[in-house]
Molecule: THF (Tetrahydrofolate) riboswitch aptamer
Organism: Gehongia tenuis
């Protein structure tokens, strides 16, 4: 100096556990305001993520037992939070760092 290359936070699919809800909360879209993370170091978005209020759309129930309230099961919800496991994975710059040459 060239040329390969590895690493985070996260995001996501299966699976298992325990819960919510099933008198609809949640999830998922959209708007506003606030805040956060974004390979080791530094900068960082129109990309990602979370909270706070709102809009609009929107649903699966059954059966058993109870005098009743309600309880208890199988289901459902693009449901919550943990843990196994796979895939993916620094938006982008700049410097590093392995390893050839």
């Nucleotide at each position: 100096a060239g040329c390969a290359g590895a690493g985070u936070a996260g995001a996501u699919g299966u699976c298992u556990g325990c819960g919510c809800g099933u008198g609809a909360a949640g999830u998922g879209u959209c708007a506003a305001c606030c805040g956060g993370a974004c390979g080791g170091g530094g900068a960082g978005u129109u990309g990602c993520c979370g909270g706070u209020c709102g809009a609009a759309c929107g649903a699966a129930a059954a059966g058993c037992g109870u005098a009743a309230c309600c309880g208890c099961u199988u289901g459902c919800g693009g449901u919550g939070c943990a843990g196994a496991u796979g895939u993916c994975g620094c938006a982008u710059c700049c410097c590093g760092c392995u390893g050839c040459u």